[in-house]
This record gives sequence, structure tokens and C1' cells, in this order.
RNA sequence: UAAAGGAAAGGGCAAAACAGGGGGAAACCUUGGGAUGCAAAGCUACGGGUCUUAUACCAUGGAGGUAAUGGUCGCCGGGCUGCCAAU
Repeated sequence: UAAAGGAAAGGGCAAAACAGGGGGAAACCUUGGGAUGCAAAGCUACGGGUCUUAUACCAUGGAGGUAAUGGUCGCCGGGCUGCCAAU
């Protein structure tokens, strides 16, 4: 210097369920503790997927239906950055 990889060492993050929010229409976000997991579970909604439907449109006697401009990067891919390293 490179590197299969995450063995070792020192660190990091934090799913579900639960509780609070004087956040949100909802999806969801956020705070707390929690510990299923993660080598990018760091950042980015760029492509696909998926969730929601305020609003718009459609329909109706009514219940409804369709669509992100709203979410999700811990669904997959792309982009940017990054720790250690048996060999």
C1' cells in the first nucleotide's frame, strides 16, 4: 500500500414490543429506556418496490375508487464518504 473479511482490539448504530410528545390528516417521525440485528443499520428519496391519502379527480342514496406533492435508505439497486484487519 492492497485486501477475502469482521477473526482479534477499541469503538459505533439500534429492530420489535412498551411509554411520553404542548409532532403529523395518516403513513410515519421524535424522546426515553430496550437489544432483534448491522461492516456502512453513515449520508443521499436518484431508479424500482412498498406504506399512507390531507388534497385533487371519479363514482354514489351511502359505503367507496384512483393518484404523491407525504413517508420508508433496517426492502433492493445507484451515488458520496468511512473504522479495523488475522493474510